[in-house]
């Protein structure tokens, strides 16, 4: 200086927006003595549910590697580290710590 590897899936969390639900407000219509109740439409990310979700967050299972001998769907061990971090692009709801990306760049 360069290369390879640094695993996958599921369920979650930080987080994310707005498809659907809900909430709030407005309007229309009906009922009602009034307040209100119900229905429809529109608007607002609005505490939330559905939904998406971490390389450097969690749990579990599997996988990889090594060793051993009782050779079995075996046992044991191991699977490290990861500071700052854009811009830009992608997604058939949209956005994001998702993907490009352990990327460019810096230490």
């Nucleotide at each position: 200086u360069g290369a390879a590897a640094g695993u996958g899936u599921a369920c979650c969390u930080a987080g994310g927006g707005u498809u659907c639900c809900g909430u709030u407000c407005u309007u229309u219509a009906u009922a009602u003595a009034c307040a209100u109740a119900c229905a429809a439409a529109g608007a607002a990310g609005c505490u939330g549910g559905u939904c998406c979700a971490a390389g450097c967050g969690g749990u579990a299972c599997a996988g990889g590697c090594a060793u051993u001998c009782c050779u079995g769907c075996a046992a044991u061990g191991u699977u490290a580290c990861a500071c700052c971090g854009a811009u830009g692009g992608g997604a058939a709801a949209a956005a994001a710590g998702c993907c490009c990306g352990g990327g460019c760049g810096g230490a």